[in-house]
Context: one part of a larger RNA
């Protein structure tokens, strides 16, 4: 030097991808507690003051008053929350990558849809049989969504489901004509026409919280601009509400405001959405989060910039 750890003037995040690490805080009793809120929370919010000992009094449990003592310090070691503000994401508690990932991923309670009428669907077995379920559609299998609030648009052209006593097409066997071969025959046998027809297909019809899909190009107003308006083309139908440079914005550090002395981050706006968008939900959302981003306060050896001191490994001897 390393390593584990203590301490440290001034300053106090200047380190640094980033406060990672360390520090601060702490238990208890009194005051006091904003915003928000689903009225339960948020809250131990914040932010204050108190705490040993001896005497004396009051009720007499332990607390409350009065007096006075001593320390640098009285929850006198130990143990023992750092607040706060504002976005995002997942509602939450809770699972998960046994041995780099713990989360915004699973899961969840509610919402929808779809199947099942019971010897159910449905699974597991060749079967027998067994789960389902000693249950009965308020049950039970399957997708999807994922508290709550507010809502959940158009398109049925394709593809998938479901329906449908018509009508094309349609296999074998069956009838029925003809025909090859070999038999005296009956018969077996070969190949061709027709006839009937089962699901399906096609055709018709319905269905989106089925897989899915949700336009282009010109002109247009009494400054410019922009275009409520109008014209065309083209589709099954041309993105509604919301919300938007977003965990989506290339261009892009887009403007603009705010914060800062400066801010590719961040927070409100704007809309020009390359390439949001409504149950692969959409916009909010208190409460919750060893989740992610930005900021104040507090704090400090992160830093200026080091130093000091323990223990230990090393070295060196035995």
């Nucleotide at each position: 030097c390393c390593c584990u750890c203590c301490u440290c003037a001034a300053g106090g995040a200047a380190c640094u991808c980033g406060g990672c690490a360390a520090a601060u805080u702490a238990g208890c009793c009194c005051c006091g507690u904003a915003u928000c809120u689903u009225c339960g929370g948020u809250a131990u919010a914040a932010g204050g003051g108190g705490c040993g000992c001896c005497c004396c009094c009051a009720c007499u449990u332990g607390u409350g008053g009065g007096g006075g003592c001593c320390g640098c310090a009285g929850u006198g070691a130990c143990a023992a929350g750092g607040a706060c503000c504002a976005a995002c994401c997942g509602a939450c508690u809770g699972u998960u990558u046994a041995g780099c990932a713990a989360a915004a991923a699973c899961a969840c309670a509610g919402c929808u849809c779809u199947c099942u009428g019971c010897u159910a669907a449905c699974a597991c077995g060749c079967a027998a049989g067994u789960g389902g379920a000693u249950g009965u559609a308020u049950a039970g299998g399957g997708a999807g969504u994922g508290a709550c609030a507010u809502g959940u648009g158009a398109c049925c052209a394709a593809u998938g489901c479901g329906g449908a006593a018509a009508g094309g097409u349609g296999a074998a066997c069956g009838c029925u004509c003809g025909u090859u071969g070999u038999g005296c025959a009956a018969g077996c046998u070969u190949c061709g026409g027709g006839u009937c027809u089962a699901a399906g297909c096609c055709c018709c019809c319905g269905u989106g919280a089925a897989u899915g899909u949700c336009g282009g190009c010109c002109g247009u107003a009494a400054c410019u601009a922009u275009a409520a308006c109008g014209g065309u083309c083209c589709u099954a139908a041309g993105g509604u509400a919301g919300c938007g440079a977003a965990a989506u914005u290339c261009c892009u550090u887009g403007u603009c405001g705010g914060g800062u002395a400066a801010g590719u981050u961040c927070c409100g706006a704007c809309c020009u959405g390359c390439a949001c968008g409504a149950a692969u939900c959409a916009u909010g959302u208190a409460a919750c989060g060893a989740g992610u981003u930005g900021g104040u306060c507090g704090c400090u050896g992160u830093c200026u910039c080091g130093a000091g001191g323990a223990g230990g490994u090393g070295c060196u001897c035995a």
The part of an RNA shown here (large-subunit ribosomal RNA, domain IV) has 318 nucleotides and comes from an uncultured Opitutales bacterium. The coordinates come from a structure-prediction model, not an experiment, and the mean pLDDT is 87. The sequence was found in a public genome assembly. Rfam family: Bacterial large subunit ribosomal RNA. Gene Ontology terms of the family: ribosome and structural constituent of ribosome.